[in-house]
RNA sequence: UAGGGAUAUAGUAUAAUGGUAGUACAACGGUCUCCAAAACCGUUGGUGCGGGUUCAACUCCUGCUAUCCCUGU
Repeated sequence: UAGGGAUAUAGUAUAAUGGUAGUACAACGGUCUCCAAAACCGUUGGUGCGGGUUCAACUCCUGCUAUCCCUGU
């Protein structure tokens, strides 16, 4: 450099095979405590970027971007 494949979801990790995007940790607030930690309760926050299909898209199709893997020269 060429061809092929996989992945992209919250601050981090990870689910969700067309019908309200969840869980854990973290953060924040509260209860408790002399104070703090722990524990318990609650809250905030997310589908890589564009286009298409569909009543409805994280999900199907397509272009691009990024990371990783395989093959060839």
Predicted 3D model of a 73-nucleotide RNA (transfer RNA) from Apilactobacillus kunkeei.
It matches the Rfam family "tRNA". It is annotated as a transfer RNA. Rfam links the family to the GO term triplet codon-amino acid adaptor activity.